The RNA shown here (Guanidine-I riboswitch aptamer) has 101 nucleotides.
It matches the Rfam family "Guanidine-I riboswitch aptamer". For this family Rfam cites "Metabolism of Free Guanidine in Bacteria Is Regulated by a Widespread Riboswitch Class" (Nelson et al., Mol Cell, 2017). Rfam describes the family as follows. This family represents a conserved RNA structure found upstream of the ykkC and yxkD genes in Bacillus subtilis and related genes in other bacteria.
The sequence was found by an Rfam model in a public genome assembly.
Its mean pLDDT, the model's own confidence on a scale to 100, is 80.
RNA sequence: UAUUAAGCUUUAUAGGGUUCCGCUGUUUAAUAAAACUGGUCUGGUCCGAGAUAAAGCGUACAGUUUAGCUGUAUACACGGAAGGGAAAAAGCCUGGGAGAU
Numbered sequence: 001u002a003u004u005a006a007g008c009u010u011u012a013u014a015g016g017g018u019u020c021c022g023c024u025g026u027u028u029a030a031u032a033a034a035a036c037u038g039g040u041c042u043g044g045u046c047c048g049a050g051a052u053a054a055a056g057c058g059u060a061c062a063g064u065u066u067a068g069c070u071g072u073a074u075a076c077a078c079g080g081a082a083g084g085g086a087a088a089a090a091g092c093c094u095g096g097g098a099g100a101u
Stems, first nucleotide, its partner, number of pairs: 007057006015047002020044002022041001023038001025036004058074007076096001078099001082094003
């Protein structure tokens, strides 16, 4: 000095909290509920990975007869504090950042 298709999307997962639902408890109430409370409630909804997975698109190269199709490749990856953040938190975002090597 160097982040370059080393790109994008979707669906899941690890993980995350507590708006809503459910559940616990209390009170009111009186059988039908309401209010408040608890995430130190397994959960559904919800958030969710650069360094998790899969698929698709894209890209590069090669082959092939035009549209196009086929094949190969798409590597590696230690990492705070702080701030932001929808109800809130997080492996979310700042961020493959600072720093380390």